Transfer RNA from a Hadesarchaea archaeon, 73 nucleotides, folded computationally. The prediction has a mean pLDDT of 81. The same sequence occurs in records of 3 taxa. The sequence is in RNAcentral, with records from ENA. Rfam family: tRNA. It is annotated as a transfer RNA.
[in-house]
RNA sequence: GCCCCGGUGGCUUAGUUGGUGGAGCGGCGGAUUCGUAAUCCGCAGGUCGCGGGUUCGAAUCCCGCCCGGGGCU
Numbered sequence: 001g002c003c004c005c006g007g008u009g010g011c012u013u014a015g016u017u018g019g020u021g022g023a024g025c026g027g028c029g030g031a032u033u034c035g036u037a038a039u040c041c042g043c044a045g046g047u048c049g050c051g052g053g054u055u056c057g058a059a060u061c062c063c064g065c066c067c068g069g070g071g072c073u
Base pairs, nucleotide, nucleotide: 001072002071003070004069005068006067007066010025011024012023013022019056027043028042029041030040031039049065050064051063052062053061
């Protein structure tokens, strides 16, 4: 330098015929307990890596760039 895969709450991750972005763990509050853990209920938290483009509408399609992993030379 070229090719392939990936980047989504603090962490792990789902979401592809374009149409309200979900879950588990963790956090906070409550219930329960003599208390803790466990369990149950509720709540908050996501510019979907960045910038453009297409579109009525983009996490999703197109272009460029950045970061991580792998391969080739």